Two RNAs folded together computationally: RNase P RNA and transfer RNA, 426 nucleotides in total.

RNA sequence: CGGGUUGGCUGGAUGGUCGCGGGUGGUGAGGGUUCUGCCCUCAUCACCUGAGGAAAGUCCGCACUCCACAGGGCACGGUGCCGGGUAACACCCGGGCGGGGAAACCCGACGGCAUAGUGCAGCAGAGAGGUGUAUUGCCGGUGCAAACCGGCGAGGGUGAAACGGUGCGGUAAGAGCGCACCGGCACGUCUGGUAACAGGCGUGGCCAGGCAAACCCCACCGGGAGCAAGGCCAAGCAGGAGCAAUAGGACGGCCCGUCCUGCUCCGGGUAGGCUGCUCGAGGCGGUUGGCAACAACCGUCCCAGAUAGAUGACCGUCCAUGACAGAAUGCGGCUUAUAGGCCAACCUGAGCA
RNA sequence: GCCCCUGUAGCUCAAUGGAUAGAGCAACCGCCUCCUAAGCGGUAGGUUGAAGGUUCGACUCCUUCCUGGGGCA
Numbered sequence: 001c002g003g004g005u006u007g008g009c010u011g012g013a014u015g016g017u018c019g020c021g022g023g024u025g026g027u028g029a030g031g032g033u034u035c036u037g038c039c040c041u042c043a044u045c046a047c048c049u050g051a052g053g054a055a056a057g058u059c060c061g062c063a064c065u066c067c068a069c070a071g072g073g074c075a076c077g078g079u080g081c082c083g084g085g086u087a088a089c090a091c092c093c094g095g096g097c098g099g100g101g102a103a104a105c106c107c108g109a110c111g112g113c114a115u116a117g118u119g120c121a122g123c124a125g126a127g128a129g130g131u132g133u134a135u136u137g138c139c140g141g142u143g144c145a146a147a148c149c150g151g152c153g154a155g156g157g158u159g160a161a162a163c164g165g166u167g168c169g170g171u172a173a174g175a176g177c178g179c180a181c182c183g184g185c186a187c188g189u190c191u192g193g194u195a196a197c198a199g200g201c202g203u204g205g206c207c208a209g210g211c212a213a214a215c216c217c218c219a220c221c222g223g224g225a226g227c228a229a230g231g232c233c234a235a236g237c238a239g240g241a242g243c244a245a246u247a248g249g250a251c252g253g254c255c256c257g258u259c260c261u262g263c264u265c266c267g268g269g270u271a272g273g274c275u276g277c278u279c280g281a282g283g284c285g286g287u288u289g290g291c292a293a294c295a296a297c298c299g300u301c302c303c304a305g306a307u308a309g310a311u312g313a314c315c316g317u318c319c320a321u322g323a324c325a326g327a328a329u330g331c332g333g334c335u336u337a338u339a340g341g342c343c344a345a346c347c348u349g350a351g352c353a
Numbered sequence: 354g355c356c357c358c359u360g361u362a363g364c365u366c367a368a369u370g371g372a373u374a375g376a377g378c379a380a381c382c383g384c385c386u387c388c389u390a391a392g393c394g395g396u397a398g399g400u401u402g403a404a405g406g407u408u409c410g411a412c413u414c415c416u417u418c419c420u421g422g423g424g425c426a
Base pairs, nucleotide, nucleotide: 001349002348003347004346005345006344007343008342009341010340012318013317014316015315016314017313018312020050021049022048023047024046025045026044027043028042029041030040031039032038033037052324056335057334059333060332061331062330063329064226065225066224067223071256072255073254074253076222077221078220079219080218081095082094083093084092085091096110097108098107099106100105111217112216117215118214119211120210135156136155137152138151139150140149141148142147164182165181166180167179168178169177183207184206185204186203187202188201189200190199191198192197230275231274232273233272239266240265241264242263243262247261248260249259250258282301283300284299285298286297287296288295289294319322354425355424356423357422358421360419363378364377365376366375371409380396381395382394383393384392402418403417404416405415406414
């Protein structure tokens, strides 16, 4: 200098004018009252503050609220190598195993299918999952021949898949039929490791494979609904019909159990306010423990809370001419979208010193 | 904002994981008729919303994204 891998940061800057949401304080106007003190509303001035790394998809996990205090069983759903982290998770960290790459490194729904059982495999092919298959072929016998009978699973062919590979022996021809070596599996045992697992030794010709994102089995987890949850205030209206304590509701698939006394439909009224609402598993810095995720402690900071919904418009200057995109109860993740810029570590190729 | 459902030919719908995804209507061509309709015969038309995965094989099973629709105080 070129090519590549991984991790992190940033997401126009700056000045002026006008405008908007929220908070605090001042002033003015109006209103209320338990009447000279408070409270509410509006206007105005000053100061402070005002979107994101994804605010998104709503795919997971929690907090919070109501239903019963969240109960038992079946069903249903989810997760799935091991250990740790966490409020929790399908997330994260470390490790194991398998796969890809020359390497840095990356990817993996990665429990269990001879040893619990069931199921599936179209077409092609002789035969497709049980000890089943003879199309081409090889061998033996009969026969002049054609052909027939018997043996074979080695070679060819079909297929995604045809029952381990190489060699020697063996045989009429062959075959784990026998043997040696290699590979796999199972059982026993030893060593290392918390474990997943790895390695060694011995035995058994055991060699019957694939699919559980097919049913299922095993282990663990899961009650339901969602801030339009829920609570309070104000205003307004008109009731009627049906069902029912052997019932109905909370309760959603079923049963049990607990609690409550109403439930369903039609009709009528309202379209207002307050609260929940943002200080939190919080941000930043440091120390300690840990390989790390993370945790503990100390210091410091306050950082949007709207309710038709604010964060904008115009004019300058600079640069590399600005991507995806806009909060609505909050938080931890995942996934998806994203112009450009910056930093660090590592791998690799070539040249020079 | 929260919670659900849906997507297959122009339209309405089928398809147990297994051949080249079918049917009715519509479209086009031909026959019939003086002409049209009806009728008869035939033809074309599909990225099964998109991408990835599981599987020998995916409309179907799984994940992510997209489109359209519905409910609530």